[in-house]
Context: one part of a larger RNA
RNA sequence: GAGUAGCGAAAAGGUGAGUGAGAAUCUCACCCGUCGAAAGCCUAAGGGUUCCUGGGGAAGGCUCGUCCACCCAGGGUAAGUCGGGGCCUAAGCCCAGGCCGAAAGGCGUAAGCGAUGGACAACAGGUAGAAAUUCCUGUACUAUCUCAAGCGAUUGAGAGAAGUGUUGACGCAGAAGGAUAUACUUAGCGCACGGAAGGAAGAGUGCGUCCAAGUAAGUAGGUGGUAGGAGUAGGAAAAUCCGCUCUUGCAUAACACCGAGAUACGAUGGGGAGCGAAAAAUAAGUAGUGAAGAAGUAGAUUCCACGCUGCCAAGAAAAGGCACUAUCGAGCGAAGAGAUACCCGUACCGCAAACCAACACAGGUAGGCGAGGAGAGAAUCCUAAGACGCGC
Numbered sequence: 001g002a003g004u005a006g007c008g009a010a011a012a013g014g015u016g017a018g019u020g021a022g023a024a025u026c027u028c029a030c031c032c033g034u035c036g037a038a039a040g041c042c043u044a045a046g047g048g049u050u051c052c053u054g055g056g057g058a059a060g061g062c063u064c065g066u067c068c069a070c071c072c073a074g075g076g077u078a079a080g081u082c083g084g085g086g087c088c089u090a091a092g093c094c095c096a097g098g099c100c101g102a103a104a105g106g107c108g109u110a111a112g113c114g115a116u117g118g119a120c121a122a123c124a125g126g127u128a129g130a131a132a133u134u135c136c137u138g139u140a141c142u143a144u145c146u147c148a149a150g151c152g153a154u155u156g157a158g159a160g161a162a163g164u165g166u167u168g169a170c171g172c173a174g175a176a177g178g179a180u181a182u183a184c185u186u187a188g189c190g191c192a193c194g195g196a197a198g199g200a201a202g203a204g205u206g207c208g209u210c211c212a213a214g215u216a217a218g219u220a221g222g223u224g225g226u227a228g229g230a231g232u233a234g235g236a237a238a239a240u241c242c243g244c245u246c247u248u249g250c251a252u253a254a255c256a257c258c259g260a261g262a263u264a265c266g267a268u269g270g271g272g273a274g275c276g277a278a279a280a281a282u283a284a285g286u287a288g289u290g291a292a293g294a295a296g297u298a299g300a301u302u303c304c305a306c307g308c309u310g311c312c313a314a315g316a317a318a319a320g321g322c323a324c325u326a327u328c329g330a331g332c333g334a335a336g337a338g339a340u341a342c343c344c345g346u347a348c349c350g351c352a353a354a355c356c357a358a359c360a361c362a363g364g365u366a367g368g369c370g371a372g373g374a375g376a377g378a379a380u381c382c383u384a385a386g387a388c389g390c391g392c
Base pairs, nucleotide, nucleotide: 013031014030015029016028017027018026032389033388034387035386040369041368042367046349047348050347051075052074053073054072055071056070060068061067080141081140082345083344084343085342087118088117092113093112098107099106100105122139123138124137125136126135142341143340144339145338146337147336150332151331158328159327163324164323165322166321167320171311172310173309174308177304178303179302182298183297184296185295186294188209189208190207191206192205193204210270211269214265215264216263221258222257223256224255225250226249227248228247229246230245231244232243234242235241274289275288312315355364356363371383372382373381374380
């Protein structure tokens, strides 16, 4: 220079009360304002205690500070079923032997690792200051073991490959149908309220009008020709399986498989507007109590389902499932009941003051949910739930 620029989005604050040495800035209440395909909710990565409670105020906080993501102390993350591992493989990585190379090392077979994919069993409610599909209540499911009616021991119960076959198994676009989520309406139902200063007990006003997994029977719909007999040189051995050949019955059907939703039970349960205590007390809207639960309309981007139709650029693998034998073979085991069930993650932020940007930085950050009125719409404006008013 200069007590100058600046104090980081123009979403906005005001009043009262409280606390305190001290209050524009902390707390509470009532108004006002902002977002609402977000400035709300869930979650991956990343962060790593920032979470909660009590205390503190030097420094950090662009002012202040009694406050904080700051400092100190104590506490907090509970799983057979959620995510990962004890299962599988992709790109890629690694690589015994091996090949190559002055050396270091490179390539690469078997074997193995490796999710962003496949396989695989739990839902609803309640609860704390901080955890919940993890705790609790209720109702389920998966795997293994035990008990068990009964079956079987060469007249073979049952198991069964590291083998064989099949399935798993897949693109993009478009259209139509069924259904649900969800929302809305109501002279239906329930609870509450009663016009203060003219009228209004009525078709008044306000609020609410629900519920999972699972089990049962298999619906709308979709796919396939199907069932039997005979043969067989292919599937590296075998096969009753698959394939191939022949043949018979039935074929607008039947049958088999797939398959949302709805219905019943689950539920004599949960939740529920409202009402609402006591313990000295706003302790607390806590404990407790608890009504109605219909009819209709709209309707998805979700499910049936890559199911159908079309198209060309022709759209993973393995485990797993099913079937088959090779083989083993003396025990196997319905319904039902009981028992057992390992390791890691789980707090909190997560379009952000907690991640990446030197900062409490107008930047960046994958996925899911995403209500109402108007509207073609996830645009736009106003709002719900919810969250905020951007630390002078």

A computed fold for a 392-nucleotide part of an RNA from Miniphocaeibacter sp., annotated as large-subunit ribosomal RNA, domain III. The coordinates come from a structure-prediction model, not an experiment, and the mean pLDDT is 83. The source organism's lineage runs through Bacteria, Bacillati, Tissierellia, Tissierellales and Miniphocaeibacter.